[in-house]
RNA sequence: ACGAACGUAGCUCAAUGGUAGAGCAUCAGAUUGUGGAUCUGGUGGUUGCGGGUUCGAGUCCCGUCGUUCGUC
Numbered sequence: 001a002c003g004a005a006c007g008u009a010g011c012u013c014a015a016u017g018g019u020a021g022a023g024c025a026u027c028a029g030a031u032u033g034u035g036g037a038u039c040u041g042g043u044g045g046u047u048g049c050g051g052g053u054u055c056g057a058g059u060c061c062c063g064u065c066g067u068u069c070g071u072c
């Protein structure tokens, strides 16, 4: 330099173009002599960034940034 994959909650990951979810973590409660474990409930998101297409975009298109891999 060229090509490919990936980027979503604090972490690991889902999500046929149609209300963005799960597990872990965290907070509160129940239980317990205390803690842990268990159970119930809650909080937490500019879907990397900027545009476009569409009635509607995490998803499709373009650009850009970052990470990883490959070729020279």
Base pairs, nucleotide, nucleotide: 001071002070003069004068005067006066007065010024011023012022013021018055026042027041028040029039030038048064049063050062051061052060
Molecule: transfer RNA
Organism: Candidatus Peregrinibacteria bacterium